Predicted 3D model of a 101-nucleotide RNA (SAM riboswitch aptamer (S box leader)) from a Deltaproteobacteria bacterium. The sequence was found by an Rfam model in a public genome assembly. Taxonomically the source falls in Myxococcia (Bacteria, Pseudomonadati, Myxococcota).
[in-house]
């Protein structure tokens, strides 16, 4: 890295370092952000999958993973509409997990 399933409108922070950018691509929105962004560390938490205890779907405990906005919204196709907006429904991609090769 590539397949396959499942979920993806909820849930989670504070301290050091650091010093301008972040919010997965992409045309376009919007938003966060020197009252410090991306990243590192530590230590808190969430609670989705897988393991182990276990009569259990309880509880503990580990493995991986999160801790702004619906995956932020949109892009694509389809209906709703005369047309715009706007709604709704499917894809495309992505994240996470967990099994193949």
């Nucleotide at each position: 890295c590539a397949c396959u399933u499942a979920u993806c409108u909820a849930g989670a922070g504070u301290g050091g370092g650091g010093g301008a950018g972040g919010g997965a691509a992409c045309u376009g929105g919007c938003c966060c952000u020197u009252g410090g962004a991306a990243c590192c560390c530590a230590c808190a938490g969430c609670a989705a999958c897988c393991u182990g205890u276990g009569a259990a779907a309880a509880u503990c405990a580990g493995g991986u993973g999160c801790u702004a906005a619906u995956u932020c919204c949109g892009u694509c196709c389809u209906g709703a509409u005369a047309a715009a907006a706007u709604c709704a429904g499917g894809g495309a991609a992505g994240a996470u997990a967990a099994g193949u090769a």